[in-house]
């Protein structure tokens, strides 16, 4: 220089906005009953999106000084335990309805 590994997949939260529902305002429709439109997310909320640098789980890799068992026995294989690290970070810009810690992006940059 160049290749490989530091993984993946649920779940949750932090956050986020508004397609739905709910809510709240205006107008219609009615005064039995039934049921409509348009607006607001500086509406707690529900469905929805949701972390590389948050939280948990299973699986997967790697290791076994000491360990149990077993078998084809200086070694293999199940169990069991152990590891899986650091890590400040815009501006813009993408998607879905729209927005974000989502995605570019462990990017630029910075130390």
């Nucleotide at each position: 220089g160049a290749a490989a590994u530091a993984g993946a997949u649920g779940g949750c939260u932090a956050g986020g906005g508004u397609u739905c529902c709910g809510g709240c305002u205006u107008c219609g429709a009615c005064a039995c009953a039934c049921u409509g439109a348009a607006g607001c997310g500086a509406c707690u909320g529900g469905u929805c999106c949701g972390a590389g640098a948050g939280c948990g789980a299973u699986c997967g890799a790697c290791c076994u000084c000491a360990g149990a068992c077993g078998c084809u026995u200086a070694g293999c294989g199940u169990c069991a335990g152990g590891u899986u690290a650091c890590a400040c970070g815009g501006c813009g810009g993408g998607a879905c309805a729209a927005a974000a810690g989502c995605c570019c992006g462990g990017g630029a940059g910075g130390c």
Model confidence (mean pLDDT): 78 of 100. Guanidine-I riboswitch aptamer from Oceanobacter kriegii DSM 6294, 111 nucleotides, folded computationally. The sequence was found by an Rfam model in a public genome assembly. Of the family's consensus pairs, 93% are formed in the model. It matches the Rfam family "Guanidine-I riboswitch aptamer". From the family's description: This family represents a conserved RNA structure found upstream of the ykkC and yxkD genes in Bacillus subtilis and related genes in other bacteria. The function of this family is unclear although it has been suggested that it may function to switch on efflux pumps and detoxification systems in response to harmful environmental molecules. Taxonomically the source falls in Oceanobacter kriegii (Bacteria, Pseudomonadati, Oceanospirillales, Oceanobacter).